[in-house]
RNA sequence: CUCUUAUCCAGAGUGGCUGAGGGACUGGCCCAAUGACGCCCGGCAACCGGCGGCGGGUAUCCGCCUGCGCGGUGCCAAUUCCUGCAGGGUUUGCACGUCGCGCGAGGUUUUGCG
Numbered sequence: 001c002u003c004u005u006a007u008c009c010a011g012a013g014u015g016g017c018u019g020a021g022g023g024a025c026u027g028g029c030c031c032a033a034u035g036a037c038g039c040c041c042g043g044c045a046a047c048c049g050g051c052g053g054c055g056g057g058u059a060u061c062c063g064c065c066u067g068c069g070c071g072g073u074g075c076c077a078a079u080u081c082c083u084g085c086a087g088g089g090u091u092u093g094c095a096c097g098u099c100g101c102g103c104g105a106g107g108u109u110u111u112g113c114g
């Protein structure tokens, strides 16, 4: 860099330093001098490696719905904060003699893709 597969509604400090914006972007809605963001310490989790256990096996191998948390990542406000692209349901408005279909713009809900 490319491809494939799985999960993403859980979890994580009242610490130290710093000092102004931050939540990638759009539109929202939020966080922030009662100190956000970032760094250090600390922590969460168990994806990969490692070690242990269990099972299979000729084996230096394989598997696990098993443990540790040693190493590599990741994460520690809000569902990856919501949203964007494409469908479905529902609601409101318009039109119509009636039924049905339809149209516009919002609300709300749900599915899928990216």
Base pairs, nucleotide, nucleotide: 013041015040016039017038021031022030023029025084027082028081042076043075044074047072048071049070050068051067052066053064054063055062056061085112086111087110088109089108090107091106092105093103094102
Molecule: SAM riboswitch aptamer (S box leader)
Organism: Bacillota bacterium